[in-house]
Context: one part of a larger RNA
RNA sequence: GGCGCGCGGUGGAUGCCUUGGUGCCGAGAGCCGAUGAAGGGCGUGGCAAGACUGCGAUAAGCCUCGGUGAGCUGUCUAGCAAGCACAGCCGGGGAUACCCGAAUGGGGCAACCCAGCACGGGAAGACCGUGUUACUGUGGGCUGAAUCACAAUAGGCCCAUGGAGGCAAGUGGGGGAACUGAAACAUCUUAGUACCCUGAAGAAAAGAAAUCAACCGAGAUUCCCCUAGUAGUGGCGAACGAACGGGGAUCAGCCUAAACCCUGGGGGCUUAGUGGACGGCGGUCCUAUGCCUUCGGGGUGUUGUAAGUCAUGGCGUGGAGGGGCUGCCGCCUCUCCGGAGAGUUACAAACCGAACUCUAGCCGAACGCCUCUGGAACGGGCGACCACAGGGGGUGAGAGUCCCGUAGGCGAAAGAGGUAGGCUCUCUGUCAUGUACUUGAGUACCGCGGGGCACGAGAAACCCUGCGGGAAGCUGGGGGGACCAUCCUCCAAGGCAAAAUACUCUCGGCAACCGAUAGUGAACCAGUACCGUGAGGGAAAGGUGAAAAGCACCCCGGAAGGGGAGUGAAAUAGAUCUGAAACCGCGUGCCU
Numbered sequence: 001g002g003c004g005c006g007c008g009g010u011g012g013a014u015g016c017c018u019u020g021g022u023g024c025c026g027a028g029a030g031c032c033g034a035u036g037a038a039g040g041g042c043g044u045g046g047c048a049a050g051a052c053u054g055c056g057a058u059a060a061g062c063c064u065c066g067g068u069g070a071g072c073u074g075u076c077u078a079g080c081a082a083g084c085a086c087a088g089c090c091g092g093g094g095a096u097a098c099c100c101g102a103a104u105g106g107g108g109c110a111a112c113c114c115a116g117c118a119c120g121g122g123a124a125g126a127c128c129g130u131g132u133u134a135c136u137g138u139g140g141g142c143u144g145a146a147u148c149a150c151a152a153u154a155g156g157c158c159c160a161u162g163g164a165g166g167c168a169a170g171u172g173g174g175g176g177a178a179c180u181g182a183a184a185c186a187u188c189u190u191a192g193u194a195c196c197c198u199g200a201a202g203a204a205a206a207g208a209a210a211u212c213a214a215c216c217g218a219g220a221u222u223c224c225c226c227u228a229g230u231a232g233u234g235g236c237g238a239a240c241g242a243a244c245g246g247g248g249a250u251c252a253g254c255c256u257a258a259a260c261c262c263u264g265g266g267g268g269c270u271u272a273g274u275g276g277a278c279g280g281c282g283g284u285c286c287u288a289u290g291c292c293u294u295c296g297g298g299g300u301g302u303u304g305u306a307a308g309u310c311a312u313g314g315c316g317u318g319g320a321g322g323g324g325c326u327g328c329c330g331c332c333u334c335u336c337c338g339g340a341g342a343g344u345u346a347c348a349a350a351c352c353g354a355a356c357u358c359u360a361g362c363c364g365a366a367c368g369c370c371u372c373u374g375g376a377a378c379g380g381g382c383g384a385c386c387a388c389a390g391g392g393g394g395u396g397a398g399a400g401u402c403c404c405g406u407a408g409g410c411g412a413a414a415g416a417g418g419u420a421g422g423c424u425c426u427c428u429g430u431c432a433u434g435u436a437c438u439u440g441a442g443u444a445c446c447g448c449g450g451g452g453c454a455c456g457a458g459a460a461a462c463c464c465u466g467c468g469g470g471a472a473g474c475u476g477g478g479g480g481g482a483c484c485a486u487c488c489u490c491c492a493a494g495g496c497a498a499a500a501u502a503c504u505c506u507c508g509g510c511a512a513c514c515g516a517u518a519g520u521g522a523a524c525c526a527g528u529a530c531c532g533u534g535a536g537g538g539a540a541a542g543g544u545g546a547a548a549a550g551c552a553c554c555c556c557g558g559a560a561g562g563g564g565a566g567u568g569a570a571a572u573a574g575a576u577c578u579g580a581a582a583c584c585g586c587g588u589g590c591c592u
Stems, first nucleotide, its partner, number of pairs: 001591009015577001016543002020514002022511009031166002039100003042056003046080002050076003062094007071084003105114003115133007135163009171199005181188001185235001211218002222249005232240002253496003256440001260299010272287001275286003278330006304474001306439004310434006318337007338428006351422002356417004361410003367383002370381003384401002386390001392404003445469008455481001476491005530537002553564004
């Protein structure tokens, strides 16, 4: 020195554990903010230096109403002191709520500096306190220029009511890459993805056919499964990729514009008795009480086998009252009662609200004083019991019957939601005919340039539109993948709308999900320490024991540490479970 054996050191693998994560399911909830948010700064404790949590100069808290209740004065963090106990704790409502922050009196290098005005205190113009003072939309009011004047408008002021900022994911709209793939690369792909801007809501968006289909028919939208990796598109490369139809989830349909009637305002026209005052007859009246035009309000009306309006005709119309210049007859219209129906998410609209649910809680069955092992019985043996409860967790080892619970029942002063109902609203006219009127225009459509459709200009329909042109109007118009005919189908150029769907949070449950190099980046004071000018990047780090019983006392040492003693089942469990290997020693056998 090597090899082997034994005993150690170092190291932190492995095993076991779990306070933390991950995913799915069910139910419920889904915006906050000038009444000052989200997020912060600074404070706040009897002993309180630091940090977490809570709170705000009323500062680990104040008031009140309920529940619970014998203890309490949060945690790291023990102890002392002083107290409370109708406390404390949990839940509902309220008060207070410094400074910054949209930040809003002005300024500013966020958490700071400096004011004005009114009122109050004050001798005071010092000082103090309270309130108020940003910008802007809309509505109303008061004022009010220039322009010749009147007027009008701009502007100014006041009042009322909104906006502003934040927000993880999901969502509508406006913009919009590249790496990459094509084994290079340009069309193409990645991808309308990432990212940026912006709007809104608890969902958003879409939505009641100018849709499909195929000569049969369907009947708004959304989502899922098929159709189908099909038909197609494609430097026909890479790749992209439907629809019809079928099966499910969920279901809900409506309101306007116009024609016509009534009514209010502005402008204009007309001595024609044209026309009008509901119709017929007679009378009476009108220069606007007529006619045209324009802007509002109310009624009516909403469709494609066309529908509506108007006119004419048929049939029908519960009762009472009023009105339509006057008399009679008829007609129209309004109100009330009766009858019938509907409704709060659209279709008109608000509130109250039994029941019920949520925000604290409560009750809740049944074993042993036997025996064995053990430090400990929840284990083994023996003998019992409950069960609408043998889910789960804890307790000194595997506990239905020890504890918390579980099954099953019960419960709210206050706040929130909310079914029935109250309540509110509507109807009480339908058919036939047509010479009349209406049915969304710089629109449809066409040309040029683009974009979207699975569809890359293609035979390229369809949808959107930057520029130019520019209809019909019901004997009308769009579509059926160039285009034409026939046939079928639908009615654009206005609008609203629940559910089924996406995401997150809360509560509950589950897991052939992880178990500390895993699972979230984060089981631990983590978006921390640390790095970076900044945007941003971003860790490591869990485990004594059943219980601290955390080693009194003695000895060596300056201490660290060690040796006794003691605790404990165990101390090679002593600041830590177990404690592998590499690596380093000590002892010893053999070989050299």
A computed fold for a 592-nucleotide part of an RNA from a Dehalococcoidia bacterium, annotated as large-subunit ribosomal RNA, domain I. The prediction has a mean pLDDT of 81. The organism belongs to Dehalococcoidia, within Bacteria. It matches the Rfam family "Bacterial large subunit ribosomal RNA".